[in-house]
A computed fold for a 71-nucleotide RNA from a soil metagenome, annotated as c-di-GMP-I riboswitch aptamer. Model confidence (mean pLDDT): 87 of 100. The model forms 100% of the base pairs in the Rfam consensus.
RNA sequence: AAAGGCAAACCCGUCGCGAGGCGGGGACGCAAAGCCACGGGACCGCGGACGAGGUCAGCCGGGCCGCCGAA
Numbered sequence: 001a002a003a004g005g006c007a008a009a010c011c012c013g014u015c016g017c018g019a020g021g022c023g024g025g026g027a028c029g030c031a032a033a034g035c036c037a038c039g040g041g042a043c044c045g046c047g048g049a050c051g052a053g054g055u056c057a058g059c060c061g062g063g064c065c066g067c068c069g070a071a
Stems, first nucleotide, its partner, number of pairs: 005030002010025006028058001034064003038061003041056004046051001
């Protein structure tokens, strides 16, 4: 390089009090947009508060693992 991969917003269905998750459609983007809430951060509901719990891996850092690869 090429093959192949993932899939934001939005829409439909469904689960959840919620942040959001999952399935289908859809592509804004992504070379780890694969996995892990470990540090920071954002968000959610509970609580008078300390706070503990939860969500986000497509916010940043860190850890683990890893596909193809021509001249």